[in-house]
A computed fold for a 369-nucleotide RNA from a bacterium, annotated as Bacterial RNase P class A.
It matches the Rfam family "Bacterial RNase P class A". By type it is a ribozyme. From the family's description: Ribonuclease P (RNase P) is a ubiquitous endoribonuclease, found in archaea, bacteria and eukarya as well as chloroplasts and mitochondria.
The prediction has a mean pLDDT of 78.
RNA sequence: CCAGUAGCCCGGAUGGCCGCUGAGCAUGUUUGUUCAGAGGAAAGUCCGAGCUCCACAGGGCAGAGUGCUGGAUAACGUCCAGGAGGGGCGACCCUACGGAAAGUACCGCAGAAAAUAUACCGCCUAAGCAGCCUAGCUGCCGGUAAGGGUGAAAAGGUGCGGUAAGAGCGCACCAGCAGGGGAGGUGACUCCCCUGGCUUGGUAAACCCCACUCGGAGCAAGACCAAAUAGGAGAGCGUUUGAGAGUGGCCCGCUUGAGGCUCUCGGGUAGGUUGCUUGAGGUGGCAGGUAACUGCCAUCCCAGAUGAAUGGCCGUCGCUUAUUCCUUGGGAAUAAGUACAGAACUCGGCUUAUAGGGUUACUGGGAAA
Numbered sequence: 001c002c003a004g005u006a007g008c009c010c011g012g013a014u015g016g017c018c019g020c021u022g023a024g025c026a027u028g029u030u031u032g033u034u035c036a037g038a039g040g041a042a043a044g045u046c047c048g049a050g051c052u053c054c055a056c057a058g059g060g061c062a063g064a065g066u067g068c069u070g071g072a073u074a075a076c077g078u079c080c081a082g083g084a085g086g087g088g089c090g091a092c093c094c095u096a097c098g099g100a101a102a103g104u105a106c107c108g109c110a111g112a113a114a115a116u117a118u119a120c121c122g123c124c125u126a127a128g129c130a131g132c133c134u135a136g137c138u139g140c141c142g143g144u145a146a147g148g149g150u151g152a153a154a155a156g157g158u159g160c161g162g163u164a165a166g167a168g169c170g171c172a173c174c175a176g177c178a179g180g181g182g183a184g185g186u187g188a189c190u191c192c193c194c195u196g197g198c199u200u201g202g203u204a205a206a207c208c209c210c211a212c213u214c215g216g217a218g219c220a221a222g223a224c225c226a227a228a229u230a231g232g233a234g235a236g237c238g239u240u241u242g243a244g245a246g247u248g249g250c251c252c253g254c255u256u257g258a259g260g261c262u263c264u265c266g267g268g269u270a271g272g273u274u275g276c277u278u279g280a281g282g283u284g285g286c287a288g289g290u291a292a293c294u295g296c297c298a299u300c301c302c303a304g305a306u307g308a309a310u311g312g313c314c315g316u317c318g319c320u321u322a323u324u325c326c327u328u329g330g331g332a333a334u335a336a337g338u339a340c341a342g343a344a345c346u347c348g349g350c351u352u353a354u355a356g357g358g359u360u361a362c363u364g365g366g367a368a369a
Base pairs, nucleotide, nucleotide: 001365002364003363004362005361006360007359008358009357010356012317013316014315015314016313017312018311020037021036022035023034024033025032026031039340043351044350046349047348048347049346050345051218052217053216054215063214064213065212066211067210068082069081070080071079072078083097084095085094086093087092098209099208103207104206105203106202107201120148121147122144123143124142128140129139130138131137132136156174157173158172159171160170161169175199176198177196178195179194180193181192182191183190184189222274223273224272225271232265233264234263235262236261237260244256245255246254247253281300282299283298284297285296286295287294288293318338319337320336321335322334323333324332325331326330
């Protein structure tokens, strides 16, 4: 210098004008002033919790989820460290990683056969039978799975013996499995030895089996204050000694006429208050731990809207790209662009989106000294 691997961080700065939300202060009571005002994901709402209400003697079924080991944590399906398997020259990456010798099911095409093994091309006629051109050949009855071929996958592999040809049929070595023993490790697991021909296909993000976990709803939870209208309860007034209604406002009169009128109470709606932001909190230091993380000390207060604030316009400077010029270390001018997105009870994670930039460690290759 080129190519790459794994992380971490930033993600515009600043000035002016006009606004918005909250808190404090002042005030002539509706203004002034000071301070504060989105994110790394505020997102998806996919997991786990806190908090709230409802339900709940205990047990089971169904259903859902998780699935190597140890640790971290309030908890987790998250994180850290490790084991095993797979990929990469390597840094490093990936894994839904319990059980397929409990049962069921499925395995396209090709192929004889896809799981009680089987026989297309082949190989073999030792035994048995028949015929003939009779030391043999042909056929039948058969034997076999070594070789070929199919497939992602073919019933352990290689070699020697053996045989008519063959075959774990026998033996040696190798691979796997099962049983036993020893060593290391908390453990997953690893290494070593012995025995047994035991050789058993794959799929469980197919049913299923095993182990473990799980009550439901969610801040529109919940709590408090509380209009108008309608309905409920109670008390009072009133029924020929007439409440009330109608007769354009009032009085008389006239008409009508008793589940009507007045007051109080309680529930609930609109509306308001609260829950609401001090929290498993941030930053720094020290200590423990490989790490996730934890402990102690100091320090800080950092959005709370609710038809829902956090904005708009104009400058200047950055950054990136393109073009042109000066000129080749580099500089200048012009133009365009400057992401994803946006709180709504609060945390811990995961996943997804993100213009551009910075930085650390490591790997492979090249060049120079």